[in-house]
RNA sequence: CGGAGGAGGUGGACGUUCGCUUUUGGUCUAUUGGCCGAGAGAGGAAAGUCCGGACUUCCGACGGGCGGCACGCCGGGUAACGCCCGGCCGUGGCAACACGAGGGAAAGUGCCGCAGAGAGGAGACCGCCUCGGGACAGACCCGAGGUAAGGGUGAAAGGGUGCGGUAAGAGCGCACCGCUCCUCCGGAAACGGAGGAGGCAUGGUAAACCCCGUGCGAAGCAAGGCCAAAUAGGGGAGUCUAGGGUUGCCCGUCCCCGAUUCUCGGUUUCCGAGAGGGGCUCCCGGGUCGGCUGCGUGAGCCAGUCGGUAACGACUUGCCCAGAUGAAUGAACGUCACCCGUAGGGGUACAGAAUCCGGCUUAUAGCCUCCUCCGUUCG
Numbered sequence: 001c002g003g004a005g006g007a008g009g010u011g012g013a014c015g016u017u018c019g020c021u022u023u024u025g026g027u028c029u030a031u032u033g034g035c036c037g038a039g040a041g042a043g044g045a046a047a048g049u050c051c052g053g054a055c056u057u058c059c060g061a062c063g064g065g066c067g068g069c070a071c072g073c074c075g076g077g078u079a080a081c082g083c084c085c086g087g088c089c090g091u092g093g094c095a096a097c098a099c100g101a102g103g104g105a106a107a108g109u110g111c112c113g114c115a116g117a118g119a120g121g122a123g124a125c126c127g128c129c130u131c132g133g134g135a136c137a138g139a140c141c142c143g144a145g146g147u148a149a150g151g152g153u154g155a156a157a158g159g160g161u162g163c164g165g166u167a168a169g170a171g172c173g174c175a176c177c178g179c180u181c182c183u184c185c186g187g188a189a190a191c192g193g194a195g196g197a198g199g200c201a202u203g204g205u206a207a208a209c210c211c212c213g214u215g216c217g218a219a220g221c222a223a224g225g226c227c228a229a230a231u232a233g234g235g236g237a238g239u240c241u242a243g244g245g246u247u248g249c250c251c252g253u254c255c256c257c258g259a260u261u262c263u264c265g266g267u268u269u270c271c272g273a274g275a276g277g278g279g280c281u282c283c284c285g286g287g288u289c290g291g292c293u294g295c296g297u298g299a300g301c302c303a304g305u306c307g308g309u310a311a312c313g314a315c316u317u318g319c320c321c322a323g324a325u326g327a328a329u330g331a332a333c334g335u336c337a338c339c340c341g342u343a344g345g346g347g348u349a350c351a352g353a354a355u356c357c358g359g360c361u362u363a364u365a366g367c368c369u370c371c372u373c374c375g376u377u378c379g
Stems, first nucleotide, its partner, number of pairs: 001375010012336007020041009043350001047361002050359005055220004060254007068216005073087005088102001089100004103211002108209002110205003125151002127147008159177006178200001179198008224293004234284008243257003261275006300319002303316005337348004
């Protein structure tokens, strides 16, 4: 100097004039409101609504069984998580690094099309060798036996490379690698390293069903609370006479709430019918769509010190940082900043809170800073 990788920040500023929402002090006003003063007022993602919670409401206790969803190497962090940090292993990359839906295929089932002889209790198409016969100089053909080293098909073919051996071959034997088991060493662990024994074949796929381990109530601020006001304690149908109540469903035991009333007839412990009450399901119709609250002091933020590799934690000061409710931050002028252009001039990203936090994911013009890797050149 060029290319690449990782992390952090910023993403407009200032002045003048006018305008908007809100907190608070004072004052005026019947109220809505007016005036004066002191403050505050959109994000790194506010987006997605994907996770986890805080908070609110629903809910009787205990036991057993089943289901659904999520996560899945080891350890740590956190209120918690499917998140973050560190490490291990695997894949990609020369590397810095990035990514991983990272337990189990010998519990079972399924799938691996076509091609190919054969695709997992999976093989002989072409070949190679031996014997016999035909031919007979032979090539070549037929039959029997042996074979899986060579070739072919395929994404993948009964471990790989080499040597020996054999009629030709083959872990048939040997060496190294791979695999299985055992032992030792390092590490808290995942795992790594070393040695020994064994010729050892049972491919892949679970982001297919499944098995194993761990975890999990539902709904949500339009949750919920208070006040005010209004209507029609409306009408109808079916069914039962008992039921109903625990947060995915079912079962069991207990507990709680609750109907069991009247009349008539009969064969009068009882049965039948009617009325009334109650449970369950469905249909039609009416009222309220107002105000206050929830509503922002928080698992809060900046800085410093200490501990920790880090995520993060502890401590010490300091700060208060929007609360609208059809929805507030704007407009004009001027100057500056950054980018493009010789200049006149042009451009300045993604995008707006609605209960609030911790994450993840997605979008983002440009500018600034730091660290690392690779290459080239110079000293």
Background:
Bacterial RNase P class A from a bacterium, 379 nucleotides, folded computationally. Of the family's consensus pairs, 95% are formed in the model. It matches the Rfam family "Bacterial RNase P class A". Its family is annotated with dimeric ribonuclease P complex, ribonuclease P activity and tRNA processing in the Gene Ontology. Its mean pLDDT, the model's own confidence on a scale to 100, is 77. A source record names the gene rnpB.